A computed fold for a 434-nucleotide RNA from a Terriglobales bacterium, annotated as Bacterial RNase P class A.
Rfam family: Bacterial RNase P class A. Gene Ontology terms of the family: dimeric ribonuclease P complex, ribonuclease P activity and tRNA processing. From the family's description: Ribonuclease P (RNase P) is a ubiquitous endoribonuclease, found in archaea, bacteria and eukarya as well as chloroplasts and mitochondria. By type it is a ribozyme.

């Protein structure tokens, strides 16, 4: 200096004109509510996406204790908690160093990293063999054969197969090999010693058993109700229902196809004025084996009157009256009370808030002292036009095109996914030059 890669930030800037939307002052107009105006000031992210995880907050549920479901895993911090973040440990890949070779050591890097010695299961395909081991070629020994080889035995060092082959390398052994012997590494037990642990790290003792898979069952620990701001309170319109009160002539006349119609004078209940009263608007009734009174009829009993038919008082019964009165039900309309809807408010943004400094910690992160107020809308504002700079691409040059991903909706941690372009800082990698 160019490319990759990792990790932080940043996401045009100014300025002018027209809007939108919040929140304040002023003014007008209004009884308030709120309307208008005029000023000032506020007015999208770094992911405002996914709705994946964890709270905060609110409502419903909840007697205990089991089971079954889900999640979650090495170890210590950190947090309001998290499956997040720091820091550690082990491991696996990558480079570099070293060792004969393996272990190893330096740095980088990756992640659902508890148990495979509790128990089931499963390991394609290749291959002799995939887990009570077992020989396919090869190596060695024996016998046989003229030989090429055949047959037994022996071995697991080398070859092959596979993702993965039964401890690794070496160096002695052997027929040939073989933890068969060693030695150094891995691996088991036990112990010491370091560390808050996870685990390191010595020393003794065992020739070495226990392939691998738990993102298969499964086991161990530990964790858990549920819905979500369209959560949830609080105010409350008109209709249409519910309750509870008040509340009116079974009125005169005509007419009638006998269902009812039209007068008239009221009655009651609202409006409304010049309010002891007018004007107007609506209602005025289904109807009881009710109680009481009365009226006549019919019978019967009794008394009296009459020569007689009879007739008259009284008392029961018995059907009834469009006779009375009273209770009782109930119109129109008013008043009152519930609840739910439309709206309407609050919840709603000053918070696990931002920044500066100091201090503690490696760190995340906390602590303290100063400063600052930063959208809060509800069919849902945040926009558009222009100059100027800036930036990238074409062009010799004037100059022309471009500008990403994407937008709040109850806040708050995180993850994760999108992303023009730029800054800076670390690694690698290639070229130039000293």
């Nucleotide at each position: 200096c160019a490319g990759c890669u990792g990790g932080a930030c940043c996401g045009g800037a100014c300025g002018g004109c027209c809007g939108c939307u919040c929140u304040c002052g002023c003014c007008a107009c209004a009884a308030a509510a709120g309307u208008g105006g005029c000023g000032a000031g506020g007015g999208a992210g770094g992911a405002a996406a996914g709705u994946c995880c964890g709270a905060a907050c609110u409502c419903c549920a909840c007697a205990g204790a089991g089971c079954a479901g889900u999640g979650u895993g090495c170890c210590g911090g950190a947090u309001a908690a998290c499956g997040u973040c720091c820091g550690g440990g082990a491991a696996g890949c990558c480079a570099g160093c070293g060792u004969c070779a393996a272990g190893g050591c330096u740095g980088g890097u990756u992640g659902a990293c508890g148990g495979a010695a509790a128990g089931u299961g499963c390991c394609a395909c290749a291959g002799a063999a995939a887990a009570c081991a077992u020989a396919c070629c090869g190596c060695c020994c024996c016998g046989c054969u003229a030989g090429c080889g055949c047959g037994g035995g022996g071995u697991a060092a080398g070859g092959g197969u596979g993702a993965a082959a039964a401890g690794g390398u070496g160096c002695g052994g052997u027929a040939a090999g073989a933890g068969c012997g060693c030695a150094c590494c891995g691996c088991c037990g036990c112990g010491g010693c370091a560390g808050c642990a996870a685990u390191g790290u010595c020393g003794c003792g065992g020739g070495c058993a226990g392939g691998g898979c738990a993102a298969a069952c499964c086991c161990c620990a530990c964790a858990c109700g549920g819905a979500g701001c369209a959560a949830g309170g609080c105010c409350a319109a008109a209709u249409a229902g519910g309750g509870a009160g008040g509340g009116a002539g079974u009125u005169c006349c005509g007419c009638u196809u006998c269902g009812g119609c039209g007068g008239a004078u009221g009655c009651g209940u609202g409006c409304u004025g010049g309010c002891u009263c007018g004007g107007u608007g609506c209602g005025c009734g289904a109807g009881g084996u009710g109680a009481g009174c009365u009226c006549g009829a019919u019978c019967g009993a009794a008394g009296g009157c009459g020569u007689g038919a009879g007739c008259c008082u009284c008392c029961g019964a018995u059907a009834g009256g469009c006779g009375c009165u009273c209770u009782g039900a109930a119109a129109a309309c008013c008043u009152c009370c519930g609840g739910g809807u439309a709206g309407g408010u609050c919840g709603c943004u000053a918070g696990a808030g931002c920044u500066g400094c100091g201090c503690a910690g490696u760190a995340a992160u906390g602590c303290g002292c100063g400063g600052c107020c930063c959208a809060g809308a509800g069919g849902a504002a945040u926009g558009g036009c222009c100059g100027u700079c800036g930036c990238g691409c074409c062009g010799c040059a004037a100059g022309g095109c471009g500008g990403a991903c994407a937008g709040a909706a109850u806040u708050c941690g995180g993850c994760u996914u999108a992303c023009a372009g730029g800054u800076c800082c670390a690694g690698c990698u290639g070229c130039c030059g000293a």

It is recorded under the gene name rnpB.